The RNA shown here (transfer RNA) has 73 nucleotides and comes from a Methanobacteriota archaeon.
Rfam family: tRNA. The family's RNA type in Rfam is transfer RNA.
The organism belongs to Methanobacteriota, within Archaea.
Its mean pLDDT, the model's own confidence on a scale to 100, is 83.
Formats: sequence, structure tokens, C1' cells
RNA sequence: GCCGCUGUAGCUCAGUUGGGAGAGCGUGGGACUGAAGAUCCUAAGGUCGCCGGUUCGAUCCCGGCCGGCGGCA
Repeated sequence: GCCGCUGUAGCUCAGUUGGGAGAGCGUGGGACUGAAGAUCCUAAGGUCGCCGGUUCGAUCCCGGCCGGCGGCA
């Protein structure tokens, strides 16, 4: 330099024919306990990497850029 994959919550990840942003763990609160753990209930937490395009509407489609991983040279 070229090619491919990848970027979504604090962490690990799911997601879709283009219209609701989610799960587990973690964290806060509550229940339970003598207390804790386990268990149960509940809540908070997100510019869906960035910029632009298409569209009535983009996490999703298109282009560019940035980061990570892998391959080739």
C1' cells in the first nucleotide's frame, strides 16, 4: 500500500424487509436474612465510531475518514 472482518450501555454481545434501541453480567434502591451470600423485584446508564448522501424515516442502505483484528505484498 491492497483486501476482508469489525466498531451498539461500565464489560461481553444480540439486533433488524429501513419505523419499538435490547439481553446477560456489573452498578444503585427494595424484598428476604441476626448479618452477609444466593434468590426475587425495580431503576439508572446509549450522539448505535465520526462526517456526508439516499429516504417521509437510517443502528440497518451508499460514499469518505478514524480505530481494532486478520491476510497479501